[in-house]
Molecule: transfer RNA
Organism: Clostridiales bacterium
This record gives sequence, structure tokens and C1' cells, in this order.
RNA sequence: GGUCGCAUGGCUCAGUUGGUAGAGCACCGUGUUCACAUCGCGGGGGUCACAGGUUCGAGCCCUGUUGCGACCACCA
Repeated sequence: GGUCGCAUGGCUCAGUUGGUAGAGCACCGUGUUCACAUCGCGGGGGUCACAGGUUCGAGCCCUGUUGCGACCACCA
């Protein structure tokens, strides 16, 4: 330098055909307990790496950029 993959709550990951973003764990409150843990119930939290485009509508399609990873090539 080239090709490919990944980027979504604090963490790990879904989201398949474009139609108002979810799960588990974690966190907060509460019940249960002498207390802790477990368990039950309720709750908060992300505009989807960044920028632009297409579309009535984009996490999803297109372009560029950034970061991480893999492979290939090149130089001394």
C1' cells in the first nucleotide's frame, strides 16, 4: 500500500425483508431475611464510531473518514 471483517445502554451480544432500538448480566428502588446472598416486582440508562448521500422513512442501502483485528504484497 491492497483486500476483508468488526464498531448498537456500564459489559457481552441480538436486531435476517428499510417501518418509532431489544435481551442477559450489571445498576437503582422495593418485598422477602435478624442480616447477607438468592428469588419476586418495579425503574433508569443507548440515536446505533464520525460525516455526508439515497428514501416518505436508515442500526440496516451507498460514499468518505476514524479506531480495532485478520490476510496479502512491498521496502531496507